[in-house]
RNA sequence: CCAUCAUCAAGACCAGCUGAGGGACAGGCCCUUUGAAGCUGGGGCAACCCCAAAUUUAUCUUUCGAGAUAAAGGCGGACGGUGCCAAAUCCUGCAGCUUGGGUACAAGCGGCGAAGAUGAGGA
Numbered sequence: 001c002c003a004u005c006a007u008c009a010a011g012a013c014c015a016g017c018u019g020a021g022g023g024a025c026a027g028g029c030c031c032u033u034u035g036a037a038g039c040u041g042g043g044g045c046a047a048c049c050c051c052a053a054a055u056u057u058a059u060c061u062u063u064c065g066a067g068a069u070a071a072a073g074g075c076g077g078a079c080g081g082u083g084c085c086a087a088a089u090c091c092u093g094c095a096g097c098u099u100g101g102g103u104a105c106a107a108g109c110g111g112c113g114a115a116g117a118u119g120a121g122g123a
Base pairs, nucleotide, nucleotide: 002122004120005119006118007117008116013042014041015040016039017038021031022030023029025093026092027091028090043085044084045083047082048081049080050077051076055072056071057070058069059068060067061066089115094111096109097108098107099106100105
């Protein structure tokens, strides 16, 4: 860098330096000199990997109390690997359905629709 799978309506800040941008992109709408983004020092959250309870199934053993192995499961944990700490991935972005309307359009609904983010194993 590429594809695959899974998740994305929850959660989580304080300070120093610096000085105008940032929220992926587009259209909106927001955040921001009451200090953006970045760097640094601490703190935290818990999505995945990680550890893993109760419980269930199968097999074996049994002193008939239960024990061992395998699989399922994932209360809880934050030691470890990543990640994250404004707003639902901030909303929409493709097509479809429902309702209203003369039309433009508006509202709503759900998508192995698109795009993106994160993780895991892989080439």
About this RNA: A computed fold for a 123-nucleotide RNA from an uncultured Caulobacterales bacterium, annotated as SAM riboswitch aptamer (S box leader). It matches the Rfam family "SAM riboswitch aptamer (S box leader)". Its family is annotated with regulation of gene expression in the Gene Ontology.